[in-house]
Context: one part of a larger RNA
Molecule: large-subunit ribosomal RNA, domain II
Organism: marine metagenome
């Protein structure tokens, strides 16, 4: 891992509700006793029959009260049993802690102590001290020889375990190999003995106390407790949630309410739509208030300047209150003010519900999308509200794939039709459809500020056959080198002024240039040429801007008067939608009947998690049952027709070799795929 077996809402008491049964203003026994063990007896007790009040007390009433007013609570159906739902007390659906307490058992491992024994190859160093000699006044001191000290040195046994590799389902639940530390000592070691669990022992690491010690092991309390995790076994039918509010030593729990379901009652009371009647202070708007904020005017006050001895007066491209004027801003501004929403009335409609009481819940982690907002960075697949939708609990079609987007809500069957969203060149069902334009960028098939003689459409003007625009030819002058400044300043460093004349036209000069002149050029004019030219604004589609980490910005192929974009038109495809045909179920109504059951018709409905409601199938045992049946073959097993909406039923055949249905009832150790379930096989 797999196969087979086992494996989880039980039992008892009490309370409460529902169904059924008995009796009924009553109902009922408990212990006990008797007994053929089925039952009988037993009336103590319990519930009910009257309530109200704190009570005295009164009584179908009573309490409150001054009240005969009002109001509160009352003004007869129960009780016993039984099955089921729920609560409660118990282990209370099953498995699961870490832990807590009590009594015992452990120092044959290890820690420390104690008693008594044992062990340490070999080599090295050479302390104290001693003796001799030298030496000293005497000591001191020196030299030599002896001596054999040391938690001394090197290094086996022995003890240890610093480093690395290997090992890591090992050879080993701590080892092997190589290397390393101690090795006469606080050394190592044998045997006996002592210290015990909040206790010991500890050269102290929370170490060790029998392979697991921040409190050993074992049994008991014990099925400790677990608001936590996991699991919880047959079928079908009808309905169908919530992820909110309030409270909580509360936040992943629970309670009341809202939302679900079932029953009873009420009987349209509810909802939708229309019309009418209401209140409002949001959006918008506005500036009348409260505040903010800009320009101008006018003008207090202030700053600065001038005059005056001073008082004071005058000026002011400064600051600025109030006032006037123009144009603005506001969630906590409003002279105003919608749409919706909300409340009420009336009308219409219906198998739409609503409300009350009672039983049982689940749920109180929500998610995204759109809209109005808060918060945040007008960040987030962020967070917090409101309104709606979908998912949750929803399958089907579309969006390549894709809970929350678009379409659409699956009772069952069909090799029928018709549509929705979305599509119709191929992959791939359906238009290589039609008409008119645009785009050249593969734009389409990602992105901004900003940039550009890309290209289409539009608008209002300007110049132009009296010749425009561009090109070419020619002119582009005089007073004058204007005045000032300057070394110089002559159109062209700078300042001021910017006139006049001749002209077809020509600036006291557009740029280059010179030291300053000179020179080139432009504006402006004529000629030549010839038909459009130059600029502005609005707008459609494109272009650049455009760099990221595996290879990806039409799903791919591919697509250019498209298979792209804009607009118009007609077809077609396309879903579990709708329709058609057939079948079933549920509810309501009608008919029949007896108001039941059944049958028929009509109408509506039949996605579904948590959950509540209903109806069934099967297993074991019991009664009927010493049954029907059975060696002319039971149960069981294997295989295979047939039947039922399903759980399932079941004829035949084979095997098997002795038991054993069905129907109607009853009782449960009653249904397995999951629990790192459990036991056995492989």
């Nucleotide at each position: 891992g797999u196969c087979a077996g086992c494996g989880a809402c039980u039992u008892a008491g009490u309370c409460u509700g529902u169904g059924c049964a008995g009796c009924a203003a009553g109902c009922u026994u408990a212990a006990g006793c008797c007994g053929u063990a089925a039952g009988g007896u037993g009336u103590a007790g319990g519930c009910g029959u009257a309530g109200g009040g704190a009570a005295a007390c009164c009584a179908a009433g009573u309490c409150u009260u001054a009240a005969u007013a009002g109001g509160g609570c009352g003004c007869u159906a129960g009780u016993u049993g039984u099955a089921c739902g729920g609560a409660u007390u118990a282990g209370a659906c099953u498995c699961g802690a870490a832990g807590c307490g009590g009594g015992a058992u452990g120092a044959g491992c290890u820690u420390a102590a104690u008693a008594u024994g044992a062990g340490c190859a070999g080599g090295u160093u050479g302390a104290a001290g001693a003796u001799g000699c030298a030496g000293u006044a005497a000591c001191a001191u020196g030299c030599a020889u002896c001596g054999g000290a040391g938690g001394a040195c090197c290094g086996a046994a022995c003890c240890a375990g610093g480093a690395a590799a290997c090992g890591u389902u090992g050879a080993a639940a701590u080892g092997u190999u190589u290397u390393u530390g101690g090795a006469u000592g606080a050394c190592u070691u044998g045997u006996g003995u002592u210290a015990a669990g909040g206790g010991g022992u500890g050269a102290a690491a929370g170490g060790c106390c029998a392979a697991c010690c921040a409190a050993a092991u074992u049994c008991c309390g014990c099925u400790a407790u677990a608001g936590c995790u996991a699991g919880u076994u047959c079928u079908c039918c009808g309905c169908g949630a919530a992820a909110a509010c309030u409270a909580u030593u509360u936040a992943g729990g629970u309670a009341g309410u809202g939302c679900g379901u079932u029953g009873u009652g009420u009987g349209a009371a509810u909802g939708a739509u229309a019309u009418c009647g209401g209140g409002g202070g949001u959006a918008a708007a506005g500036c009348a208030c409260u505040g903010g904020a800009u320009g101008g005017g006018c003008u207090a006050g202030g700053g600065g300047g001038a005059a005056g001895c001073g008082a004071u007066u005058c000026c002011u491209a400064c600051c600025a209150a109030a006032c006037c004027u123009a144009a603005c801003c506001a969630a906590a501004c409003u002279c105003u003010g919608a749409a919706u929403a909300c409340c009420g009335a009336u009308a219409c409609u219906c198998u739409a519900u609503g409300c009350a009481c009672a039983g049982c819940a689940g749920a109180c982690a929500g998610a995204c999308u759109a809209u109005a907002g808060g918060u945040g960075c007008u960040a987030a697949g962020g967070u917090c509200u409101a309104u709606a939708g979908u998912c949750g609990a929803g399958a089907g079609g579309g969006a390549a794939a894709c809970a929350g987007c678009c379409c659409a809500g699956a009772u069952c069957a069909c090799c029928a039709g018709u549509u929705a969203a979305g599509g119709c060149c191929c992959c791939u069902a359906a238009a290589u459809a039609a008409u008119u334009a645009u785009u050249a960028a593969g734009u389409g098939g990602u992105a901004a500020a900003g940039g550009a003689g890309g290209u289409g459409g539009g608008a209002a003007g300007a110049c132009u056959c009296a010749g425009a625009c561009a090109g070419c030819c020619a002119g582009g002058a005089g007073g004058u080198u204007u005045g000032c400044u300057u070394a110089g300043a002559a159109g062209c460093a700078g300042c001021a002024a910017u006139c006049c004349u001749u002209u077809a036209a020509a600036g006291a000069g557009u740029g280059c240039g010179u030291a300053a002149u000179a020179g080139c050029u432009c504006a402006c004019u004529g000629g030549u040429c010839u038909a459009g030219u130059a600029a502005u604004c609005c707008u459609g589609c494109g272009c650049c801007g455009a760099a990221a980490a595996u290879g990806a910005a039409c799903g791919g192929g591919a697509c250019u008067u498209a298979a792209a974009u804009a607009a118009u038109u007609u077809g077609c495809c396309g879903a579990a939608g709708c329709u058609g045909u057939g079948a079933g179920a549920u509810a309501u109504u009608u008919a029949u009947u007896a108001c039941a059951a059944g049958u028929a018709a009509a109408u509506a409905u039949c996605g579904g998690u948590a959950g509540g409601g209903g109806a069934g199938c099967g297993u074991u045992c019991u009664g009927u049952u010493g049954u029907a049946g059975g060696u002319u073959g039971a149960a069981g097993c294997a295989u295979u027709a047939a039947c039922g909406u399903a759980a399932g039923u079941g004829g035949g055949u084979g095997u098997g070799g002795a038991c054993g249905a069905a129907g109607c009832a009853g009782a449960a150790g009653u249904g397995a795929g999951a629990a790192u379930g459990u036991c056995g096989g492989c």